[in-house]
């Protein structure tokens, strides 16, 4: 180079069930305030905001059962590029989504503090510490080698195994 594997509460993903979200959202009636994320035009219709009664969801998470993929699995930055938060038009931002590039960063899982999203004490992201695991190296037990045990460091563009 090319192939095939390892790490373990391993990644991420799709289905299906109960829940939960919620008595929100949205809708009807009824009152009351107002005219938009920023500049502009137009309009009283119409639209957005609150209370008060009445009907009343679903998404995104996240659990437990199944299912195939698969070990930079995968998550973050960062940069483009589409979409994008009160009628209508024009012009311009921004929460935020959803591809595709970037040999930037991070072996993994777990506990915890700090912050962020979130309906959320659940979950997920980012920083920090912790100890524990693998895999590699150098030493030390230790005398020939192997094993296995201690220490310490390194990173997946590593490691092992065939060819």
């Nucleotide at each position: 180079g090319a192939u095939a594997g390892a790490g373990g509460c391993g990644c991420a993903c799709c289905u299906g069930u109960a829940a939960a979200a919620a008595g929100u959202a949205a809708u009807u009636a009824c009152u009351c305030u107002g005219c938009a994320g920023c500049a502009g035009g137009a309009a009283a219709a119409g639209c957005a905001g609150a209370g008060c009664a009445g009907u009343a969801a679903a998404a995104g998470g996240g659990a437990c059962a199944g299912g195939g993929g698969c070990c930079g699995a995968g998550g973050a930055a960062u940069c483009a590029g589409a979409a994008g938060a009160a009628c209508c038009c024009u012009g311009u931002a921004u929460a935020u989504u959803c591809u595709g590039a970037u040999a930037u960063c991070c072996g993994g899982g777990c506990u915890g503090u700090u912050g962020g999203a979130u309906a959320a004490a659940a979950u997920c992201c980012a920083u920090c510490a912790g100890a524990c695991u693998g895999u590699c190296g150098c030493a030390c037990u230790a005398a020939a080698a192997a094993a296995a045990g201690u220490g310490c460091g390194g990173a997946g563009a590593g490691c092992u195994g065939u060819c």

The prediction has a mean pLDDT of 80.
Lysine riboswitch aptamer from a bovine gut metagenome, 163 nucleotides, folded computationally.
The sequence is in RNAcentral, with records from MGnify.